The prediction has a mean pLDDT of 80. The RNA shown here (FMN riboswitch aptamer (RFN element)) has 133 nucleotides and comes from a Candidatus Zixiibacteriota bacterium.
[in-house]
RNA sequence: UGAAGUCUUCGGGGUGAGGUGGAAUUCCUCGACCGGCGGUUAGAGUCCGCGAGCGGGUGUUGCCAAUGCGGCGCUCGCAGAACCUGUGAAACUCAGGUACCGACGGCAACAGUCCGGAUGGAAGAAGACGAUC
Numbered sequence: 001u002g003a004a005g006u007c008u009u010c011g012g013g014g015u016g017a018g019g020u021g022g023a024a025u026u027c028c029u030c031g032a033c034c035g036g037c038g039g040u041u042a043g044a045g046u047c048c049g050c051g052a053g054c055g056g057g058u059g060u061u062g063c064c065a066a067u068g069c070g071g072c073g074c075u076c077g078c079a080g081a082a083c084c085u086g087u088g089a090a091a092c093u094c095a096g097g098u099a100c101c102g103a104c105g106g107c108a109a110c111a112g113u114c115c116g117g118a119u120g121g122a123a124g125a126a127g128a129c130g131a132u133c
Stems, first nucleotide, its partner, number of pairs: 002133002005129006015031005032113002034102002036050004045100002053078011082098005104116003
């Protein structure tokens, strides 16, 4: 100095008014606001990938025992959306313009923005550390 290891901290945002109605921040009208992480010769909600989420398979394990309800690991599948112009060596990432998208559950009328799982988890980011090689 490097590799690998251990530990610590951090790690998601957002709705107003009116209408209908028994009931709607969910429907209708006119508006508004939000955008995890890594990558990408120039900066990304919409390009590529990842995480969270949903559904299977499988191993293991907890609850007296289960066909029940969970935890942990591996694995398979599902899972949204953008174009034009300009500048430039280079941009679906910048500037201008016009669009589009948004998991699951929830008494009750259908939710990106309300409530909830979540004081959770995670992609990852930053830092510290002694020994070994």